Annotation
A computed fold for a 74-nucleotide RNA from uncultured Oscillochloris sp., annotated as transfer RNA. The source organism's lineage runs through Bacteria, Chloroflexia, Chloroflexales, Oscillochloridaceae and Oscillochloris. Its Rfam family is "tRNA". By type it is a transfer RNA. Its mean pLDDT, the model's own confidence on a scale to 100, is 80.
[in-house]
RNA sequence: GGGCGGUUAGCUCAGUUGGUUAGAGCGCCACGUUGACAUCGUGGAGGUCGGUGGUUCGAAUCCACUAUCGCCCA
Repeated sequence: GGGCGGUUAGCUCAGUUGGUUAGAGCGCCACGUUGACAUCGUGGAGGUCGGUGGUUCGAAUCCACUAUCGCCCA
């Protein structure tokens, strides 16, 4: 220098052909249960989907540029 893949909640990850409120598990908080703890149950908080711009009535999703991580080629 060239190519491929990743970036979404504190962590690990889904998210189908662009469409209704952006989700799961674990973790965290509260309540219930217990003599107490754990387990279990119910509820809750937590995200400007790596960044900027564009296309579109509408973008996590499509396009361009860019940041960063990993792998391959030279």